[in-house]
RNA sequence: GCCUUGGUAGCUCAGUUGGUAGAGCGCCAGACUGUUAAUCUGGUGGUCGUAGGUUCAAGUCCUGCCCAAGGCG
Numbered sequence: 001g002c003c004u005u006g007g008u009a010g011c012u013c014a015g016u017u018g019g020u021a022g023a024g025c026g027c028c029a030g031a032c033u034g035u036u037a038a039u040c041u042g043g044u045g046g047u048c049g050u051a052g053g054u055u056c057a058a059g060u061c062c063u064g065c066c067c068a069a070g071g072c073g
Base pairs, nucleotide, nucleotide: 001072002071003070004069005068006067007066010025011024012023013022019056026044027043028042029041030040031039049065050064051063052062053061
């Protein structure tokens, strides 16, 4: 230098054919109880790496750049 994969909540990850961004864990409150833990209920969560483009509409499609992992030279 080139190629491939990935970047989405505090963490681990989903997100279909472009059509209201989700789960688990965590955190907060409550119930339960001698107390804690566990369990149960409710709540809390986002510049979707970044800058543009296409579109009525982009996490999703296209282009540049940044970061991580792997491969080729």